[in-house]
A computed fold for a 308-nucleotide RNA from an uncultured Bacteroidales bacterium, annotated as Bacterial RNase P class A. The model forms 93% of the base pairs in the Rfam consensus. Its Rfam family is "Bacterial RNase P class A". About the family: Ribonuclease P (RNase P) is a ubiquitous endoribonuclease, found in archaea, bacteria and eukarya as well as chloroplasts and mitochondria.

């Protein structure tokens, strides 16, 4: 110098005009109904919904089958199928990595093609005590091997913020029918069974009426919270009563448009000019994993090729 390979980081910035947005943040004014002015306002993936969970209801709480998931050791953490760190195989590349598998085969069940036969079936040919033996062709494998739909260990309760609590308004506690009132009829817990609640102006079921507001959940945002610092640790990580920090809360869904300068990145006839500037928007949160992404910057390894 080229060209890989692992890891971490930014992903615009400034000014100016004009606009949104919450009254639950702060100030002044209010005719209480808001108004003006100020701070503040969307990510590394918000995105897929793949995984685990906070949290809510059923519910006071089970067990068993079904059915799903996971499988090499240890470690880590609320927890994972997740992270880290070792280990054995295959694969790929000079290599530095990268990828991929990882419980068991005693029972069932599956495996193209050749081959008489792929799990007990036995073709040839030899031998024989007629019970078998013993070679030889096919073929990767001939009492084998490999693998799940089989077995083993562990674990899984459903449902999901359109979860759920309040509140207010208003109607028809009204009609019709079936079964039933403690000998229990329906009806919940997940499919199914046991169990167990609820259950009497009950349950189901049918026609019908009424209401679709408004607030919690989502403002100390408070948390398995984020940084920095020391100390354990190879590391994931965990401590410390060590110091800082407190950010959007919409529900037909706000966080913008325009100009101008600068940064980056091509280009050109070149110090100026033109052109471009990724992937992309929160809807309870939260810890992974997958998948997108111009361009840039930073550490550490590998080859190669040149110099000294």
């Nucleotide at each position: 110098u080229u060209a890989g390979c692992g890891g971490g980081c930014c992903g615009g910035u400034c000014u100016g005009u004009c606009g949104c947005u919450a009254u639950g943040c702060c100030a002044c004014a209010u005719u209480c109904g808001u108004g003006u002015g100020g701070g503040a306002g969307a990510g590394g993936a918000a995105a897929g919904u793949c995984c685990g969970g906070g949290c809510a209801a059923c519910a006071c709480a089970g067990a068993g089958c079904a059915c799903c998931g996971u499988g090499c050791a240890g470690g880590u953490u609320a927890a994972c199928g997740g992270c880290c760190u070792g280990g054995u195989g295959g694969c790929a590349g000079c290599a530095a990595u990268g990828u991929u598998a990882c419980g068991u085969c005693a029972c069932u069940g599956g495996u193209a093609c050749a081959g008489a036969g792929a799990c007990g079936a036995g073709u040839c040919g030899c031998c024989u005590u007629c019970g078998g033996g013993c070679g030889g062709g096919u073929g990767a494998a001939a009492c084998g091997a490999c693998u799940a739909c089989a077995c083993c260990a562990c674990g899984g309760g459903u449902u999901g913020c359109a979860a759920a609590c309040u509140c207010a308004u208003g109607u028809a506690a009204a009609c019709c029918g079936a079964c039933g009132u403690u000998u229990g009829a329906g009806g919940g817990c997940u499919g199914c069974u046991c169990g167990u609640c609820c259950g009497a102006u009950g349950u189901c079921g049918g026609a019908g009426g009424g209401u679709a507001g408004a607030g919690u959940g989502c403002g100390a945002g408070a948390g398995a919270a984020g940084g920095c610092a020391g100390c354990a640790g190879u590391a994931a990580u965990g401590u410390u009563c060590g110091c800082c920090u407190c950010g959007a809360g919409a529900u037909u869904a706000a966080u913008g448009a325009c100009a101008g300068a600068c940064a980056a990145c091509g280009g050109c006839a070149a110090c100026g000019c033109c052109g471009u500037c990724a992937c992309a928007g929160a809807a309870c949160c939260c810890g992974g994993c997958u998948u997108a992404c111009a361009g840039g910057c930073c550490c550490g390894c590998u080859a190669u090729u040149c110099u000294u």